[in-house]
């Protein structure tokens, strides 16, 4: 130097002219007016975008459902400890994969609870399986050798039937019921040994995932949960168009459904009646709790509850406020391996609700190319100075935070590798 | 700004994780006709884009890309 690869940091700087959008202060003018209030040209000062403001993918505040209960559903997550208001983040390790290596990635519990799937191919895909080969018996024909009393008898060889091997060879598949080696045997097999790999349990080491050791066991336990599932943790729902106040508007319409308009007692009032007293309707309390609604998947429960509930159609669509100080941000120092935390000091930095931070034109610095002087280096190739052309990214807050992920420019620096040069 | 929701041939669509992704209509040749058209035969064509899970992804996860829904998702 070329190259991987990991991390941090900026997101041009001043200047001058035009403008943009909020707030403070002044205010020409104008409308009401008892003091004086409310608009407002125009002016002064201050002030205005991210790292990602973006995707809305995860978490939280806030803020309405009455409060936020139990089961069941349903969704997320999932090695281990540790950070945090909280998380699917984030830091440390631990195992496992890829990479030569730095260093990356991993939804990384449970297949010894339970269904389920494993296409094709293959003999046989889950308590299977003999197709080929290999080995044994017997039988029947045939050829081929030996031997003899010429017709037997013994031996191979093919194929046939019966069994063995129940996986060591071949084959087939992603994946053949523990690898490979040796011994055994008819041929073989954890049927035995040895190493691995698997399991158990003991011991040590570590807060823990885990790791090591040396025993036993003879393989039982194939793969898939990013397939139902089961375990264990966490979630009630909806979102600033949440929600508050104020104004204007438009009416208590039209269709369907249901209902127990209840019992007790009081109190006045009406009626009937000589009178006790009875009856009617209204107000008041307790007591029942239905019709429906809430609790945003059901059910229990628990609240509201004399009218109540779908649907349809009609209107209004203006102004405040929530609304920016906050788990805020920047130096220091202290604890910690860190992520973080504690402590002291300092600073405030958009709040417009259809949406504004721009544009130009100078001079400086950045970058890339070419030319040309110097310098260093063996040399690829760097410093540095002049001149000339060119470039400058992704990208606009719209309740606020915390992260992830996606976009996309320039710089710096640490480490791995090749290594004398393209 | 918030919430949902979709992506398969030019169009519109099927598609339990398993041979070469099926079917209509369009399109191309062909046959048939005197030609056209109808009709028969044949072909061409597709999984949004990238990683994971599996043996195997169009399907199951995650991430991103483009579009739809504001006429009857919101006050």
């Nucleotide at each position: 130097g070329a190259u991987g690869c990991c991390g941090c940091c900026c997101a041009g700087g001043c200047g001058g002219u035009c403008g943009c959008c909020g707030g403070u202060c002044g205010g020409a003018u104008g409308c009401a007016u008892u003091c004086u209030g409310c608009a407002a040209a125009c002016g002064a000062c201050g002030g205005g975008a991210g790292g990602a403001a973006a995707g809305u993918c995860c978490g939280a505040g806030c803020u309405c459902c009455a409060a936020a209960g139990a089961g069941u559903g349903c969704g997320a997550u999932g090695c281990c400890g540790g950070g945090u208001a909280a998380c699917g983040c984030c830091c440390g390790g631990u195992g496992g994969c890829g990479g030569a290596a730095a260093c990356g990635c991993c939804a990384a519990g449970g297949a010894g609870a339970g269904u389920g799937c494993c296409a094709c191919a293959g003999a046989g895909a889950a308590g299977a399986g003999u197709c080929g080969g290999c080995c044994c018996g017997c039988c029947c024909u045939u050829u081929c050798g030996a031997c003899c009393u010429c017709g037997g008898u013994c031996g191979a060889a093919c194929g046939a039937c019966g069994g063995g091997u129940c996986a060591a060879c071949g084959g087939u598949g992603a994946a053949a019921c523990g690898g490979c080696g040796g011994g055994g045997u008819a041929a073989g097999a954890g049927c035995c040994c040895a190493c691995c790999g698997c399991g158990c349990g003991u011991c040590c080491g570590g807060u823990a995932a885990c790791g090591g050791a040396a025993g036993c066991g003879g393989c039982a336990c194939g793969g898939c949960a990013g397939a139902c599932c089961c375990c264990a943790u966490c979630g009630g729902g909806a979102g600033c168009a949440a929600g508050g106040c104020c104004a204007u508007g438009u009416a208590g319409g039209c269709g369907g459904a249901c209902g127990a308009u209840g019992c007790g007692u009081c109190g006045g009032g009406c009626g009937c009646g000589a009178g006790a007293g009875c009856g009617c309707a209204c107000g008041g309390c307790g007591u029942g709790g239905a019709a429906g609604a809430g609790c945003u998947u059901c059910u229990c429960g628990c609240u509201c509850g004399a009218g109540u509930c779908c649907g349809c159609g009609g209107g209004u669509a203006g102004g405040c406020u929530g609304c920016u100080c906050g788990a805020g941000g920047c130096c220091g120092u202290c604890g910690g391996c860190a992520a973080c935390g504690g402590c002291g000091g300092c600073c405030c930095u958009a709040g417009a609700g259809g949406a504004a931070u721009g544009a130009u034109c100078g001079c400086c610095g950045c970058c890339u190319c070419g030319c040309g002087g110097g310098g260093g280096g063996u040399g690829a190739c760097c410093c540095u100075c002049g001149c000339g052309a060119g470039g400058a990214a992704c990208a606009g807050a719209a309740c606020u935070c915390g992260g992830c992920u996606u976009a996309c420019g320039a710089g710096c620096g640490a480490c791995g590798u090749c290594g004398a040069c393209c | 700004g918030g919430c949902c929701c979709c992506a398969u041939c030019g169009u519109c669509u099927a598609g339990c994780g398993g041979u070469u992704a099926g079917g209509a209509c369009a399109u191309c040749g062909g046959c048939c006709u005197c030609u056209c058209a109808c009709g028969c035969c044949g072909g061409u064509a597709a999984c949004c884009g990238g990683g994971g899970u599996u043996c195997g992804a169009g399907u199951c996860c995650c991430c991103g890309u483009g579009g739809g829904g504001u006429c009857g998702c919101c006050a």